[in-house]
Context: one part of a larger RNA
RNA sequence: GAACGAACGCUGGCGGCGUGCCUAACACAUGCAAGUCGAACGCGAACGGAAUCUUCGGAUUCCAAGUAGAGUGGCGCACGGGUGAGUAACACGUGGAUAACCUGCCCCAAGAUCUGGGAUAACACUUCGAAAGAGGUGCUAAUACCGGAUAAGCUCACGACUUCUUCGGGGGAUGUGAGAAAAGAUUUAUCGUCUUGGGAUGGGUCCGCGGUCCAUUAGCUAGUUGGUGGGGUAAUGGCCUACCAAGGCUGCGAUGGAUAGCUGGUCUGAGAGGAUGAUCAGCCACACUGGAACUGAGACACGGUCCAGACUCCUACGGGAGGCAGCAGUGGGGAAUUUUGCGCAAUGGGGGAAACCCUGACGCAGCAACGCCGCGUGAAGGAUGAAGGCCUUUGGGUCGUAAACUUCUGUCAGAGGGGAAGAAAUGCCCGCAAGGGCGCUGACGGUACCCUCAAAGGAAGCACCGGCUAACUCCGUGCCAGCAGCCGCGGUAAUACGGAGGGUGCAAGCGUUGUUC
Numbered sequence: 001g002a003a004c005g006a007a008c009g010c011u012g013g014c015g016g017c018g019u020g021c022c023u024a025a026c027a028c029a030u031g032c033a034a035g036u037c038g039a040a041c042g043c044g045a046a047c048g049g050a051a052u053c054u055u056c057g058g059a060u061u062c063c064a065a066g067u068a069g070a071g072u073g074g075c076g077c078a079c080g081g082g083u084g085a086g087u088a089a090c091a092c093g094u095g096g097a098u099a100a101c102c103u104g105c106c107c108c109a110a111g112a113u114c115u116g117g118g119a120u121a122a123c124a125c126u127u128c129g130a131a132a133g134a135g136g137u138g139c140u141a142a143u144a145c146c147g148g149a150u151a152a153g154c155u156c157a158c159g160a161c162u163u164c165u166u167c168g169g170g171g172g173a174u175g176u177g178a179g180a181a182a183a184g185a186u187u188u189a190u191c192g193u194c195u196u197g198g199g200a201u202g203g204g205u206c207c208g209c210g211g212u213c214c215a216u217u218a219g220c221u222a223g224u225u226g227g228u229g230g231g232g233u234a235a236u237g238g239c240c241u242a243c244c245a246a247g248g249c250u251g252c253g254a255u256g257g258a259u260a261g262c263u264g265g266u267c268u269g270a271g272a273g274g275a276u277g278a279u280c281a282g283c284c285a286c287a288c289u290g291g292a293a294c295u296g297a298g299a300c301a302c303g304g305u306c307c308a309g310a311c312u313c314c315u316a317c318g319g320g321a322g323g324c325a326g327c328a329g330u331g332g333g334g335a336a337u338u339u340u341g342c343g344c345a346a347u348g349g350g351g352g353a354a355a356c357c358c359u360g361a362c363g364c365a366g367c368a369a370c371g372c373c374g375c376g377u378g379a380a381g382g383a384u385g386a387a388g389g390c391c392u393u394u395g396g397g398u399c400g401u402a403a404a405c406u407u408c409u410g411u412c413a414g415a416g417g418g419g420a421a422g423a424a425a426u427g428c429c430c431g432c433a434a435g436g437g438c439g440c441u442g443a444c445g446g447u448a449c450c451c452u453c454a455a456a457g458g459a460a461g462c463a464c465c466g467g468c469u470a471a472c473u474c475c476g477u478g479c480c481a482g483c484a485g486c487c488g489c490g491g492u493a494a495u496a497c498g499g500a501g502g503g504u505g506c507a508a509g510c511g512u513u514g515u516u517c
Base pairs, nucleotide, nucleotide: 001517002516003515004514006513007512008511009510010509013375014374015373016372017371018370019368020367021333026331027330028329030328031327032326035075036074037073040072041071043069048063049062050061051060052059053058082286083285084284092210093209094208095207096206097205098204101203102202106199107198108197109196110195111194112193113192114148115147116146117145123138124137125136126135127134128133154179155178156177157176158175159174161172162171163170164169184191185190186189212258213257214256219249220248221247224246225245226244227243228242229241230240231239261283262282263281264280265276266275267274268273288309289308290307291306292305311322312321313320314319339365341364342363343362347361348359349358350357351356378408379407380406381405388399389398390397391396412458414453415452416451417450418449422444427438428437429436430435461506462505463504464503465502466487467486468485472501473500474499475498476497482489483488
């Protein structure tokens, strides 16, 4: 000098765009953050209103309404969002390998969608329990579940041909035998379902190389290293297991310890390099702590399940409930970090044929000079060089064209009027289609912006002035009080302390502290 997710002191007019718990991965009140589909399925209210009857208590029917609602089933909940505790590791980066693999939804192509069955939730009745919840009996549906048929193709076993090969094996055509599918819905035109091949996308696994410190850590290792058989996985493999062999790593740093998420990047620097990894983007890991599996195309699953533990809460003491490192917010810690806001209008995501519903993702608004950028706090004229302050050699000098005063201007703030873009799709109509037409939708926000009005009116501070280093005098103090980044100032004329006048530098900021180069 530059930089910062900064903090502190003094000060503070406006706008745009960003950023905002770096500390306790500490504990959390409350609300919201993942639902959706009636075009898969069976049930199915009430409030209220109307009519009729009435013993005036009420009853029945219709509308409300096949609505609300819960349930079965499907898809989603593995995305999105948060955090960086752990991890020195194929975690990450980069380049490869997969003849060792998987891939729901989506796209393309081919083939199929035949025929039966028994349950069960909801519901009704009922039992236990304080509750959470659990059980029994009976009824019922399906795109829920289970048989049978069929098999272009698929899988497995055996046989044999061809091609490729890392020589382990892979691909293709082929014969015999065995095995495995499906579901329907509706507005009748579609959407679904099953099988197979391919694509796309997303992943799994393996390998080369690369990026921290300590040798005041020198030896480490028994599933350890390899083989065979078996198991397991989508898949290779000591991944697991039985047996056999005795190996494997290490001074080119094993093992141990400390620290740490990694990268694109960011800061600095002429560069080489050094430091760093907030925001944004990619990957990884984690979800109160530890462990485990289930479901599923995908999890060993933040707002799922089970077990154990700590903590908090409820309890009828028998037993139960919970997990903000989602968005707000609270306590605590701390030098220090925001609203318990608005909206799904846009973009994106989930479900749905769609209308639509959900979405603290997101879009916006609020708070904070936290940062960057822009603008303003007026402009021109004006010498009796006014008054006043300060200094003075008492002549004057200086603040100083500065002010007053005159003439103007109108940014921002203020008042009034107008007032957006961001929104055209989905949808509906016509059309075979291409396409054409119609109509709805704005949180921000009466915001941006434009016009008019009034008015110099409401808007300047902070640090420094001995040298480094731009900027000097007076007074007070008297090695005191104090200053200080270094050198050093202060003991009676201190440009170095404190005040004043003047000056210098930056400016809605200026200084100080911290950290990095």